This is a predicted structure of a 116-nucleotide RNA (Guanidine-I riboswitch aptamer) from Cupriavidus necator. The source organism's lineage runs through Bacteria, Pseudomonadati, Betaproteobacteria, Burkholderiales and Cupriavidus. Rfam family: Guanidine-I riboswitch aptamer. From the family's description: This family represents a conserved RNA structure found upstream of the ykkC and yxkD genes in Bacillus subtilis and related genes in other bacteria. Its mean pLDDT, the model's own confidence on a scale to 100, is 84. The RNAcentral record of the sequence draws on Rfam and Ribocentre.

RNA sequence: CCGAAGGGUCGCUAGGGUUCCGGUCGCGCUGCGCGCGAUGUCUGGUCCAAGAGCAACCGGCCUCAGGCGCGCUCGACCGCGUCCAGGCUCCACGGCGGGACAAAAGCCCGGGAGGU
Numbered sequence: 001c002c003g004a005a006g007g008g009u010c011g012c013u014a015g016g017g018u019u020c021c022g023g024u025c026g027c028g029c030u031g032c033g034c035g036c037g038a039u040g041u042c043u044g045g046u047c048c049a050a051g052a053g054c055a056a057c058c059g060g061c062c063u064c065a066g067g068c069g070c071g072c073u074c075g076a077c078c079g080c081g082u083c084c085a086g087g088c089u090c091c092a093c094g095g096c097g098g099g100a101c102a103a104a105a106g107c108c109c110g111g112g113a114g115g116u
Base pairs, nucleotide, nucleotide: 007058008057009056011054012053015048016047020045021044022042023039024038025037026036027035028034029033059089060088061087062086063085066083067082068081069080070079071078091111093114097109098108099107
């Protein structure tokens, strides 16, 4: 310097904005409800949401003994596969700017640029 790998999905959270619901304010009306407008510097519900957040499941790698099957053999040994059971699944500082959805974001560009 280059390459490979560092897995996937569901749910949740930090966080996010304002399409819808709700709230608040204003106006109007056939009036106690409805309609229109404004407001996210409105706690909220719906919604979006983490590579470096949580959890579960799956996947991957590895393994003692044992069971089963296959190969070799007269047989045993041995080898391979599979089941059960268990272990591991590490590390990770990070812009500016751009993008999508209604809009924004720790989402995507991105384990990027850059840095060590």